């Protein structure tokens, strides 16, 4: 330099042939329970869906550019 893959909650990840309020587990906070903890159960908070632009009535999803990580080729 060229090409591929990945980027979604604090962490690990799912998702979407374009539309429903954007989800799960773990973690965090509160509550129930207990003599106190742990465990269990209930509830809650937490997201510019990597950044920008485009197409579209509508984009996390499609297209383009950029950034980062990673793999391959040179």
């Nucleotide at each position: 330099g060229c090409g591929g893959u990945u980027g979604u909650a604090g962490c690990u990840c799912a998702g979407u042939c374009g539309a429903a309020u954007a989800g799960a587990g773990c973690g965090u906070g509160a509550g129930u329970u207990u003599c106190c903890g742990a465990a269990a159960c209930u509830c809650a908070a937490g997201g510019u869906c990597g950044g920008g632009g485009g197409u579209u009535u509508g984009a996390u999803u499609c297209c383009c550019c950029c950034c980062a990580a990673u793999c391959g080729c040179a």